[in-house]
Parts: sequence; structure tokens; C1' cells
RNA sequence: UUAUCAAGAAAGGUGGAGGGAUUUGGCCCUGCGAAACCUUAGCAACCACACAAUUCCAGUAGUGUAAAGGUGCUAAUUCCAACCCAAUUGGGGGAAGAUAA
Repeated sequence: UUAUCAAGAAAGGUGGAGGGAUUUGGCCCUGCGAAACCUUAGCAACCACACAAUUCCAGUAGUGUAAAGGUGCUAAUUCCAACCCAAUUGGGGGAAGAUAA
């Protein structure tokens, strides 16, 4: 910079009180065990791989696969709001953030 972010997917071990990015407010999760680390399993399909239009060209748009590989992810919309617009609502946009290339 560009794309995506209402879908999807958890058990065990260590650990021992916090966690949900940051600030404020709310609302939640948590000794029926938080964060963090490890193991295993899984989800997804950005990269990857296969097929492949249209086209001047580019294996591009698109469709499919999930065995292997690089990441990511596995409570709640990115938990919700904050700024703008609409009018009370999972509204639209923006900001910030996350992930990928």
C1' cells in the first nucleotide's frame, strides 16, 4: 500500500490471578482455574496446489482441493460504544486495531 474482519474451529499438561489491544464507560469470561508457555487436535483458505475463461498480454478473473508446506485463528461482530451521518438499529461510514500478501 492493497484485501479481509456478523461464518468457522478445544482438549490435555505446566502455571496460579487475572483477561477481553490501548484510554474512558458498559457488558462479559475467570479458583468448575485467568494470562503465559508446551503438546495434541481442529478451523479457515491469505500464500500454496489443481483446473481455468475473457483478453493484446500476464496462469489474470473465476472454480475447486486441504495431503504436504509458510502464516493466522479456535467465548461473545474486532464483545459494544466513543468521531460523522441516518434515526434506535448486529444501521452506513470513519478512526484505531488484527491478519495476510
This is a predicted structure of a 101-nucleotide RNA (SAM riboswitch aptamer (S box leader)) from uncultured Chryseobacterium sp. The model forms 97% of the base pairs in the Rfam consensus. Model confidence (mean pLDDT): 81 of 100.